[in-house]
The part of an RNA shown here (small-subunit ribosomal RNA, 5' domain) has 520 nucleotides and comes from an uncultured bacterium.
Context: one part of a larger RNA
């Protein structure tokens, strides 16, 4: 000098674009953050209408016995309606957060899989025949304070099951051919065995099953690279390899039985400390050094530890089970919870924001669609936290006013600075108009009556901070008297201090200026 997710002190007008818990992966009140499909299925509340008419009974007549019956209207039946819940499907494995752990095939880079999987999507081929038994819901009874259940009866499906059909699929086996990198792989022809499906409908379509390709996404393996310490020198028993098996989508001590005795290490094993990695960012002429906020890619985690289930995909942040700590409810028998999602609270800290608006756009989930959901996202709010831009007026104006300061008392200086005159209108203010962003028929805008344009008013509302001994641009006076103080280094101050404090003047930067911390 440059830089920062900064903080602190003084000061502070506007706009645009960004950024904003670096500390306690500390604890969390409250609200929201993942639903959707009635064109898969059964059932169907409120409400409205129609029929119905128990019951109440205005009015009128009366021979007082009664008759008349306006109006209201229960049960029950039907139609419309479609809430909430349930079964089923798809999605809750994406999106969002955090960096605790991890020195590792975790990441980066370059390859490999003759050792693998892939829902939705695209293409091609073929198919969808016949049956069955349940179960939630509803109803009844019932346990419990609650959370949540239990029993019985009954019911549907694209839920579940059985049979059929069956190949270019899978398994076994026989033969021929081809390929490579060992185990092997591919292809052709036979034989035997095995496996599927679901319908909806407004008749336009949308779905279902099997097989083969593709695309996308993943899994695994390998070479190289990836911090510090030797005041850590030896480490290792599933350890290293083999054979056989189990397991997996798949290779493999991944796991197991048996056999062998290996494997790693001064080219730094093991141990300890520290740390998410990268694209990038800062600095530097570069080489290099430092960093890993925001944005993008990968990884890991979701109170702590462990486990599996479902599924194409998880060993699953807003799923399940177990254990632990903590918090809450309780009728004391037992239950509930997990903000490292968005806001917000307490705490910690030098320090970091609103319990905002909208799905209008982009994107995502579901749906045939309308649409619903979306704290992703788009916006707004707060903060000079950063970068950039603009303003705080312009021109004229000497009697060099007043005043301050200095003075050799003549004057000098602040200083064209002010006053004053003439203007201007960025920002500001008044009134009016008013977008693009909407996806080309129309409708649809949170932002937002925002940006922008015209107009009214009036210089009015808008300048500070640090420094002035040398380094280093900028000097005098007074006060103080090794005191009080300054200080980045050298060093100033003990009675003439350009170094302390104040004033005048000056220098630098400017809505900022200094200080501190850290990196180059």
């Nucleotide at each position: 000098g440059g830089a920062u997710g900064a903080a602190c002190g003084c000061u502070g007008g506007c706009g645009g674009c960004g950024u904003g818990c670096c500390u306690a992966a500390c604890a969390c009140a409250u609200g929201c953050a993942a639903g959707u499909c009635g064109a898969g299925c059964g059932a169907g509340a409120a409400u409205u209408c129609c029929c119905g008419g128990a019951c109440u009974g205005a009015u009128u007549c009366u021979u007082c016995g009664g008759a008349u019956g306006a109006a209201g209207g229960a049960a029950g039946g039907g139609a419309a309606g479609g809430a909430a819940a349930g079964c089923g499907g798809c999605g809750g494995a994406c999106g969002g957060g955090u960096g605790a752990g991890u020195a590792a095939c975790g990441c980066g880079u370059a390859g490999g899989c003759a050792a693998c999987c892939u829902g939705c999507c695209u293409c091609u081929c073929a198919c969808a025949g016949a049956g069955g038994g349940a179960u939630a819901g509803c109803c009844a009874u019932u346990g419990g304070a609650a959370a949540c259940g239990a029993u019985g009866a009954u019911u549907a499906a694209a839920a579940c099951c059985u049979c059929a059909u069956a190949a270019c699929g899978c398994c076994a086996u026989a033969g021929a051919g081809a390929g490579a990198c060992a185990u092997c792989u591919c292809c052709c022809u036979g034989u035997g065995g095995c496996c599927a499906a679901a319908g909806a409908u407004u008749u336009a379509u949308c779905g279902g099953u099997g097989a083969g390709a593709g695309a996308u996404g993943g899994g695994c393996c390998u070479g190289c690279g990836u911090c510090u310490g030797a005041u850590u020198a030896g480490c290792u028993g599933g350890u290293u390899g083999g054979c056989g098996g189990g397991g997996u989508a798949a290779c493999g001590g991944c796991c197991c039985a048996c056999c062998a005795a290996g494997g790693c290490g001064a080219c730094g094993a093991u141990c300890a400390g520290u740390a998410g990695c990268c694209g990038a960012c800062c600095u530097g002429a570069g080489a290099g050094g430092g960093u890993g906020a925001u944005c993008g890619g990968c990884c890991a985690c979701a109170u702590u530890g462990g486990a599996a289930c479902u599924g194409a995909g998880a060993c699953a942040c807003g799923g399940u089970c177990c254990a632990a700590a903590c918090u809450c409810c309780u009728a004391c028998g037992g239950g509930a919870g997990g903000c490292a999602g968005c806001a917000g609270u307490g705490g910690g800290g030098a320090a970091u924001a609103u319990u905002g608006c909208a799905c209008a756009a982009u994107g995502g989930g579901c749906g045939a669609a309308a649409g619903c959901c979306u704290g992703a996202u788009g916006c707004a709010g707060c903060a000079a936290c950063g970068c950039c831009g603009c303003g705080u007026g312009a021109a004229g104006g000497a009697u060099g006013a007043a005043g301050g300061c200095c003075u050799u008392c003549g004057g000098g200086u602040c200083g064209u600075a002010a006053a004053c005159u003439u203007c201007u209108g960025u920002c500001c203010u008044u009134g009016g108009g008013g977008a693009a962003g909407a996806a080309g028929a129309a409708c649809u805008g949170a932002c937002g009556g925002u940006a922008c344009c015209c107009u009214u008013g009036g210089a009015g509302g808008a300048a500070g901070c640090c420094c002035c001994g040398g380094c280093u641009a900028a000097c005098u006076a007074c006060g103080u008297g090794c005191c009080g103080g300054c200080a980045g280094c050298c060093g100033c101050g003990g009675u003439a201090a350009u170094a302390c404090g104040u004033a005048g003047g000056g220098g630098g930067c400017a809505a900022g200026c200094g200080u501190u911390a850290u990196c180059c």
The RNAcentral record of the full RNA draws on ENA and SILVA. It matches the Rfam family "Bacterial small subunit ribosomal RNA".